[in-house]
Context: one part of a larger RNA
RNA sequence: AGCGUUGAAUCUUGAGGGGAGCUCUCCUCAGUACGAGAGGACCAGGAGGGAGGAAUCCCUGGUGUGCCGGUUGUGGCGUCAGCCGCAAUGCCGGGUAGCCACAUUCCUUGAGGAUAACCGCUGAAAGCAUCUAAGCGGGAAGCCCACCCCAAGAUUAGGAUUCGUUACAAGACCCCUUGCAGAACACAAGGUUGAUCGGCUGGAGGUGGAAGCUCCGUGAGGAGUUAAGCUUACCAGUGCGAAUAGGUCGAAGAC
Numbered sequence: 001a002g003c004g005u006u007g008a009a010u011c012u013u014g015a016g017g018g019g020a021g022c023u024c025u026c027c028u029c030a031g032u033a034c035g036a037g038a039g040g041a042c043c044a045g046g047a048g049g050g051a052g053g054a055a056u057c058c059c060u061g062g063u064g065u066g067c068c069g070g071u072u073g074u075g076g077c078g079u080c081a082g083c084c085g086c087a088a089u090g091c092c093g094g095g096u097a098g099c100c101a102c103a104u105u106c107c108u109u110g111a112g113g114a115u116a117a118c119c120g121c122u123g124a125a126a127g128c129a130u131c132u133a134a135g136c137g138g139g140a141a142g143c144c145c146a147c148c149c150c151a152a153g154a155u156u157a158g159g160a161u162u163c164g165u166u167a168c169a170a171g172a173c174c175c176c177u178u179g180c181a182g183a184a185c186a187c188a189a190g191g192u193u194g195a196u197c198g199g200c201u202g203g204a205g206g207u208g209g210a211a212g213c214u215c216c217g218u219g220a221g222g223a224g225u226u227a228a229g230c231u232u233a234c235c236a237g238u239g240c241g242a243a244u245a246g247g248u249c250g251a252a253g254a255c
C1' cells in the first nucleotide's frame, strides 16, 4: 500500500512491550557503643563529587564557504578613484540564526507488595525437642508495582465528545506556498473569508567609522562630514509578487 476494525474529525483507556536501575568522599550522631589498648562502628540525618542519561541555547565557548572589515599577488571595468573575478572562503580579524559542548537545567526515586538465602513465633507427628507438617512474622542492588516512552492488527480490533447521510454528505486527498518537519513518504503551518513563502519597511543582532567631498601632510597617510556605511538564516508590520483555477475519493441487509 491493501484488507480488517462496517461514515468521519478530535480527544483518550491501557492488555502488552521497551527504557531507567550505578557509585564515591566528607560532616553530624561520636572519638560514643564495643575494646586492656591499638583501634573504632550499626541505626539515623545532612553536604559535595564521579560516571551515565534527558532536555535546552538565557549565560560561556566552537562553528558559522551567500554577514562586516583588513590585506598580498594578478587579470578586468580605457586612466585616477572606486569596484569585480581568480588564488583552499587567496590569506587574516570578528560574527547573526541554526547546529553543537567545553555551556546550562534536571534525573539516577519509593514510609509500597510478594519473596530468595537466612532469622524467627506458635506447633504436632514423636507427652520432649523441632522455623513446618496446619498456621503466622521478618528478610535483598534482585521480582511486581510506582517513574519515563510506545501502544486497540489488544482480530476480545476498546471508550468519550462532536459532525454527517437517499446523494456535490461530513470529511479526506490531489495540486500549490512553505517549515526549526524531513532520505522518499510522513508530520506540521497556510492556500485570498489569507501573513504560508518571497519582496518591501521598521527593529534586534553583527561589523566597526562607507563612498563622495573638504581640510592637513612632499608622501605613505590622517582628520571632518559620521556611531558612518553595509548587513544571511532572527523579531514584527505590510497583500506588492506567488499560494489561481480545478479535479478525485468518500455512506449500510442499520435507523
Base pairs, nucleotide, nucleotide: 003153007163008162009161010160011159012158016150017149018148019147022050023049024048025047026046027045028044034039051108052107053106054105055104056103060101061100062099063098067094068093069092070091071090072087073086074085075084076083077082110145112144113143118138119137120136121135171249172248173247174246175191176190177189178188179187196242197241198240199238200237201236202235203234205231206230207229212225213224214223215222216221

Notes:
This is a predicted structure of a 255-nucleotide part of an RNA (large-subunit ribosomal RNA, domain VI) from a Pseudomonadota bacterium. Lineage of the source: Bacteria > Pseudomonadati > Pseudomonadota. Rfam family: Bacterial large subunit ribosomal RNA. Rfam links the family to the GO terms ribosome and structural constituent of ribosome. RNAcentral holds the full RNA, with entries from ENA.